[in-house]
Context: one part of a larger RNA
RNA sequence: GACGAACGCUGGCGGCGUGCCUAACACAUGCAAGUCGAGCGGAGUCAGGUGUCAGAAUUGAGGAUUCAGGGAAGAAUUAAUUUUUCUAAGCUCUGAGUUCUGAAUUCUGAUAUCUGACUUAGCGGCGGACGGGUGAGUAACGUGUGAGCAACCUGCCCUUCAGAGGGGGAUAACACACCGAAAGGUGUGCUAAUACCGCAUAAUGUAUGAAUGCCACAUAGCAAUCAUACCAAAGAUUUAUCGCUGAGGGAUGGGCUCGCAUCUGAUUAGCUGGUUGGUGAGGUAACGGCUCACCAAGGCGACGAUCAGUAGCCGAACUGAGAGGUUGAUCGGCCACAUUGGGACUGAGACACGGCCCAGACUCCUACGGGAGGCAGCAGUGGGGGAUAUUGCGCAAUGGGGGGAACCCUGACGCAGCAACGCCGCGUGAAGGAUGAAGGUCUUCGGAUCGUAAACUUUUGUCUUAUGUGAAGAAAAAGGACGGUAGCAUAGGAGGAAGCCACGGCUAACUACGUGCCAGCAGCCGCGGUAAUACGUAGGUGCCGAGCGUUGUCC
Numbered sequence: 001g002a003c004g005a006a007c008g009c010u011g012g013c014g015g016c017g018u019g020c021c022u023a024a025c026a027c028a029u030g031c032a033a034g035u036c037g038a039g040c041g042g043a044g045u046c047a048g049g050u051g052u053c054a055g056a057a058u059u060g061a062g063g064a065u066u067c068a069g070g071g072a073a074g075a076a077u078u079a080a081u082u083u084u085u086c087u088a089a090g091c092u093c094u095g096a097g098u099u100c101u102g103a104a105u106u107c108u109g110a111u112a113u114c115u116g117a118c119u120u121a122g123c124g125g126c127g128g129a130c131g132g133g134u135g136a137g138u139a140a141c142g143u144g145u146g147a148g149c150a151a152c153c154u155g156c157c158c159u160u161c162a163g164a165g166g167g168g169g170a171u172a173a174c175a176c177a178c179c180g181a182a183a184g185g186u187g188u189g190c191u192a193a194u195a196c197c198g199c200a201u202a203a204u205g206u207a208u209g210a211a212u213g214c215c216a217c218a219u220a221g222c223a224a225u226c227a228u229a230c231c232a233a234a235g236a237u238u239u240a241u242c243g244c245u246g247a248g249g250g251a252u253g254g255g256c257u258c259g260c261a262u263c264u265g266a267u268u269a270g271c272u273g274g275u276u277g278g279u280g281a282g283g284u285a286a287c288g289g290c291u292c293a294c295c296a297a298g299g300c301g302a303c304g305a306u307c308a309g310u311a312g313c314c315g316a317a318c319u320g321a322g323a324g325g326u327u328g329a330u331c332g333g334c335c336a337c338a339u340u341g342g343g344a345c346u347g348a349g350a351c352a353c354g355g356c357c358c359a360g361a362c363u364c365c366u367a368c369g370g371g372a373g374g375c376a377g378c379a380g381u382g383g384g385g386g387a388u389a390u391u392g393c394g395c396a397a398u399g400g401g402g403g404g405a406a407c408c409c410u411g412a413c414g415c416a417g418c419a420a421c422g423c424c425g426c427g428u429g430a431a432g433g434a435u436g437a438a439g440g441u442c443u444u445c446g447g448a449u450c451g452u453a454a455a456c457u458u459u460u461g462u463c464u465u466a467u468g469u470g471a472a473g474a475a476a477a478a479g480g481a482c483g484g485u486a487g488c489a490u491a492g493g494a495g496g497a498a499g500c501c502a503c504g505g506c507u508a509a510c511u512a513c514g515u516g517c518c519a520g521c522a523g524c525c526g527c528g529g530u531a532a533u534a535c536g537u538a539g540g541u542g543c544c545g546a547g548c549g550u551u552g553u554c555c
Base pairs, nucleotide, nucleotide: 001554002553003552005551006550007549008548009547012426013425014424015423016422017421018419019418020384025382026381027380029379030378031377034126035125036124039123040122042120043119044118045117046116047115048114049113050112051111052110053109054108055107056106057105058104059103061101062100063099064098065097066096067095068094069093070092071091073087074086075085076084133337134336135335142262143261144260145259146258147257148256149255152254153253157250158249159248160247161246162245163244165199167197168196174189175188176187177186178185179184205230206229207228208227209226210225212223213222214221235242236241263309264308265307270300271299272298275297276296277295278294279293280292281291282290312334313333314332315331316327317326318325319324339360340359341358342357343356362373363372364371365370390416392415393414394413398412399410400409401408402407429459430458431457432456439450440449441448442447463496464492465491466490467489468488469487473482499544501542502541503540504525505524506523510539511538512537513536514535520527521526
């Protein structure tokens, strides 16, 4: 000087960072990876249309019937079809009432079907191989750096060319039945697809063979030619588009190989049997003892093999004039791991943290037959420890996954909370003020000192308090967790804000009292045994200052 620090005393504010270094110990609870209905068939809810049925109301029609009135008609009367009177039954008109029938309209309910909107368990697609965590293992082509692959792969993305014809059989969901305490499972039947499977088409693709040119480092290289064989597809839709298949090129990401570098120990000197090489085969995206059969007997090592210990590596960080030494927290790159060990499946990509299977340990449930789980994700709990934070807010921004989009998800991330843990900034007033007040300490008793320090006068408003206003961050409209935050304005009032360590020398800073080799101090030298500037206290002084000391570690 530095620190992911801790401890003691003290502690006003802000900005930016940082925060389990120990038990890769065990984990309650919540969240951390979903999304697409514009792939598919269902299921549910709502709305609308149509049909059927039931109920209610209204309208108008018809039949029957009762009453009232009129007409015709009839009867009686008259010389007269003149007048008058009457009407039991029957005809007819009008009005009122009762009842029945069928109809229309409206409303309500049920049901069937169609359409639309929304939701979604399941099949299907893409993503769960990224992002996030940890450093156990690893002394290694793990990392760093420089090369190589004529020995390789690459979903989504960009670009170019060509294509998408015609069929088939299933299966979840669902229904029914059954088993089980549960987790879950079985059987039968039905159904769809961008799910699955044949067929057609087909080269510049792949394989084999033939011949040519070029390059090179030996090949399975590159370019063009011929022959044979083989291989593809899927649709959706709001008609704008988005997808599908084959092939070439690119980009990105990865795989493999090699040179050099990469801690300590020789009180570790020999190590090695797929070991080293060859031939053939298998396997891989690909080379290769990677694996296997056979053959040979090799291979490594004092230029340190093997063994043992320790350790993730680097950009960088700290220190130092530099050379160097030490470290590998945060941030960035690579690697490894995901309770321990092993294994593969799917997939462009994993031998997969929040996938599967097996075994072990542990925890939990159980009806004892059997099941469930994995915080080294974010919070949080116990434990360990000298020691390390909230079971917070939001997807507004940046980025990621899905989707045509709207949008959904995102403990990545953006923020807030806690902690003087660190760095930086600010403040705790400023100016004037001598009767050098009171008081403390010392004193040679005259005084000296704390000390312009205080009081007192004037003044300021950083921080603070109160009120009001109030962002940027959001590229066109809308959309801000932070946040009523930052900032701004006004007002109040020195009011609310200083400690810590040291004072023998190193090392800036001295006196008094107490103690008396005691109590104690101490980084080294060393102090203390009666005048201690070294112990303890007080006054004074010095350093640093929201810190100051101590301890630990590195230079």